[in-house]
């Protein structure tokens, strides 16, 4: 240095204000928010040359990819019947599968990432009225960070 395995922490933001109505943080006008990991021409610090560069940190909701909702399948499990093998119910490790949104104009060799401007999308269930933003599963789950420790290399 790299691998493999254990462990500990951490790991989602968001409805000012008005309108109509019996009733809406749910309609309508506005207001408002942006999860990992990757890419990457910004930015920022170091360094090294005649020039080209190099290294560290940093840049995207809408670009590749991924997570949680949700659907199949079910390793294993818990419960209850039955009584030793079955049958019903739940929970559920990994696997599959569904799942949203971008242009245009500038500069440049090169930009869907810079800058200008205009858009656009966001699980499920609940609800005196339809929700990214309110309650609720969730004191869960989790992509994935950070730190340690054992073994090899």
């Nucleotide at each position: 240095u790299a691998a493999u395995u254990c462990c500990u922490u951490c790991g989602g933001g968001g409805u000012c204000g008005g309108g109509u109505g019996a009733a809406a943080u749910u309609c309508c006008c506005a207001a408002u928010c942006g999860g990992c990991g990757g890419u990457g021409a910004u930015g920022a610090a170091g360094u090294a040359u005649c020039u080209u560069g190099c290294u560290u940190c940093u840049u995207a909701g809408u670009c590749c990819g991924u997570g949680a909702c949700c659907c199949g399948u079910g390793c294993g499990g818990u419960u209850a019947u039955u009584c030793c093998u079955a049958u019903a119910a739940c929970c559920a490790a990994g696997c599959g599968g569904u799942g949203g949104a971008u242009c245009u104009g500038g500069u440049g060799a090169a930009a869907c990432u810079c800058c200008a401007g205009a858009g656009c999308c966001g699980a499920c269930a609940g609800u005196u009225a339809a929700a990214g933003u309110c309650u609720g599963g969730a004191u869960g789950g989790g992509a994935g960070a950070a730190g340690g420790g054992a073994u090899u290399u």
A computed fold for a 153-nucleotide RNA from Virgibacillus necropolis, annotated as FMN riboswitch aptamer (RFN element).